A computed fold for an 87-nucleotide RNA from Alphaproteobacteria bacterium MarineAlpha9_Bin3, annotated as transfer RNA. Model confidence (mean pLDDT): 80 of 100. Rfam family: tRNA. Its family is annotated with triplet codon-amino acid adaptor activity in the Gene Ontology. It is annotated as a transfer RNA. The source organism's lineage runs through Bacteria, Pseudomonadati, Pseudomonadota and Alphaproteobacteria.

RNA sequence: GCCACUGUGGCGGAACUGGUAGACGCGGUGGAUUCAAAAUCCGCUUGGGGUAACUCAGUGUCGGUUCGAGUCCGACCAGUGGUACCA
Numbered sequence: 001g002c003c004a005c006u007g008u009g010g011c012g013g014a015a016c017u018g019g020u021a022g023a024c025g026c027g028g029u030g031g032a033u034u035c036a037a038a039a040u041c042c043g044c045u046u047g048g049g050g051u052a053a054c055u056c057a058g059u060g061u062c063g064g065u066u067c068g069a070g071u072c073c074g075a076c077c078a079g080u081g082g083u084a085c086c087a
Stems, first nucleotide, its partner, number of pairs: 001083007010026003019067001027045006046057004060076005
C1' cells in the first nucleotide's frame, strides 16, 4: 500500500426489512425492610438547559440519500486481523 472486520452512556451489550437509540445486565444512587447490617425488593441512572412540566443535542468524524439513518451511500480517523513489496 491492498483486503476484511470493528467503533453506541461509567462498563458489557441490544435495537427485525430504515420507523420511540441504549432493551437486558454490571456498577452507581435514593428508598423499603432490619435494633443495625448483609441479602432481598422498588425507583432513578447519556449529556446540556429548566423548580417542574418539558426541551435541545447525541450511535468514531464530516458530508449525502430519505418524510425518517446506529442501520443505506461517499470521504476520512482510530483499533484489530490478514496480505504484497522490502533489490